The part of an RNA shown here (small-subunit ribosomal RNA, central domain) has 350 nucleotides and comes from an uncultured prokaryote.
Context: one part of a larger RNA
C1' cells in the first nucleotide's frame, strides 16, 4: 500500500522525443474473451445462522436445515468493454496560398565606447572618496586633436511587444534550416493521447586540449574604515568571462502550477492573420481564429488568491508526497578526467 493530497503547508521529473504498458471518435454486421442470467456438480467435518431436541436452566452437547459471496461444466443474453470485418469524418495528418517573428546554424560587414600604441597642442597636476590614502604624472600624466591596434558587447528602436518544448534568443546583410499562425479547397481515414525504462537537449559556474584576452573581475596584493575588518569603500590584479572541439548535467531550471481533451458569464488592453461595413485613409466600428496581459460572474480555496492562459466542472496517462532533525547524508551501485551528479537508508533524537 486504503484513503487524502502536490501555486505558497510535505509533494509536478529542468524540457522534449519516444519503447513497453495504460487509455481511446461515429455507424453497421459477426463473435462471445470480459460482463450478466439459468441449470448441474463441487464447495469435508466442526464452527457461524435458523428450527427441534438432551443434561432441572444456561454454558455445553445431539439432530435437521440454511448459508457458504468461490470454482468447474453446460445452456442462454448481446447493451457496454474486448476481438474480427466493412464503412464514415468531426480527432490527427497531408496539399495549396499568405503574412509575422531577438527560433536555430554558418560566413561576412558596421558604428559608438573602453583600453593600449604613435604623433600634435599643452602644463602640473590627475585619479579616487564620506574624507583620504595606496596609484598615475616634469622620463610630460590628466585634458584635447589626428592616426593606428585589438577584444568584447550591440545605445536609441524596446513594449505591459515578439520567437522558442525548456534552457534561452536583441546591430546589419547573405546563405542553410526548424516550428507556429491565418485563409482555401482537395486528399488519407482514428493513423490519436500519455508515457515506466530509454534517448536527446539543457543557464551560470567548473573541467580537458588549443587559441584569444579590450573591459570586467573570484583568488591575491596594497590603501582606507574599524575594538578587530581574512568584509562592505578605494588602487591594482590572475584564473575566468570570448572562440573551436570534448566533458559536466546542476539552479529560486519558477507560473515554486506535468501533459492531453471537452465543458462553464462578461469587461478591457495588446501582438499575428482573416471576413464585413466604410470611405477608398494604412483610421474608426462589427466580427472569426491563434497568442499574450489586466479586472472580474458562477464556482473554488485554510486563507492569500485562482477565475476560458483555472488553482472551476470532468475524463485519460505519467511523476511525486506521507512529522522535524539526523540527510538529500552514509553505505552500495551507476555515471564523471576531476569537481561532483543520480539513486538512497538507519541508529539516535524531539
Nucleotide at each position: 500500500u486504503u484513503g487524502g493530497g502536490c501555486g505558497u503547508a510535505a509533494a509536478g521529473c529542468g524540457c522534449a522525443c519516444g519503447u513497453a504498458g495504460g487509455c481511446g471518435g461515429c455507424a453497421c454486421g459477426c463473435u462471445a474473451a470480459g460482463u450478466c442470467g439459468g441449470a448441474u456438480g463441487u464447495g469435508a467435518a466442526a464452527g457461524c445462522c435458523c428450527u427441534c431436541g438432551g443434561c432441572u436452566c444456561a454454558a455445553c452437547c445431539g439432530a435437521g436445515g440454511a448459508a457458504g459471496u468461490g470454482c468447474a461444466u453446460u445452456c442462454g443474453a448481446a447493451a457496454c468493454u474486448g476481438g474480427c470485418g466493412u464503412g464514415c469524418u468531426u480527432g490527427a495528418g497531408u496539399u495549396c496560398g499568405g503574412g509575422a517573428g531577438a527560433g536555430g546554424g554558418u560566413c561576412g560587414c558596421g558604428g559608438a565606447a573602453u583600453u593600449c600604441c604613435c604623433g600634435g597642442u599643452g602644463u602640473a597636476g590627475a585619479g579616487g572618496u564620506g574624507a583620504a590614502a595606496u596609484u598615475c604624472g616634469u622620463a610630460g600624466a590628466u585634458a584635447u586633436c589626428g592616426g593606428g591596434a585589438g577584444g568584447a558587447a550591440c545605445a536609441c528602436c524596446a513594449g505591459u511587444g515578439g520567437c522558442g518544448u525548456a534552457g534561452g534568443c536583441g546591430g546589419c546583410g547573405a546563405c542553410c534550416u526548424g516550428g507556429a499562425c491565418c485563409g482555401a479547397u482537395a486528399c488519407u481515414g482514428a493513423c490519436g493521447c500519455u508515457g515506466a525504462g530509454g534517448u536527446g537537449c539543457g543557464a551560470a559556474a567548473g573541467c580537458g586540449u588549443g587559441g584569444g584576452g579590450a573591459g570586467c573581475a573570484a583568488a591575491c596584493a596594497g590603501g582606507a574604515u574599524u575594538a578587530g575588518a581574512u568584509a562592505c569603500c578605494c588602487u591594482g590584479g590572475u584564473a575566468g568571462u570570448c572562440c573551436a572541439c570534448g566533458c559536466c548535467g546542476u539552479a529560486a531550471a519558477c507560473g515554486a502550477u506535468g501533459a492531453g481533451u471537452g465543458c462553464u458569464a462578461g469587461a478591457u488592453g495588446u501582438c499575428g492573420c482573416g471576413g464585413g461595413u466604410a470611405u477608398u485613409g494604412a483610421c474608426c466600428c462589427c466580427u472569426g481564429c491563434g497568442g499574450u496581459g489586466u479586472c472580474g460572474a458562477a464556482g473554488u480555496u485554510a486563507a492569500c488568491g485562482c477565475g476560458a492562459u483555472a488553482a472551476g466542472c470532468a475524463c485519460u496517462c505519467c511523476g511525486c508526497c506521507u512529522g522535524g532533525g539526523g540527510a538529500g547524508u552514509a553505505c552500495g551501485g551507476c555515471c564523471g578526467c576531476a569537481a561532483g551528479g543520480c539513486u538512497a537508508a538507519a541508529a539516535c533524537u524531539c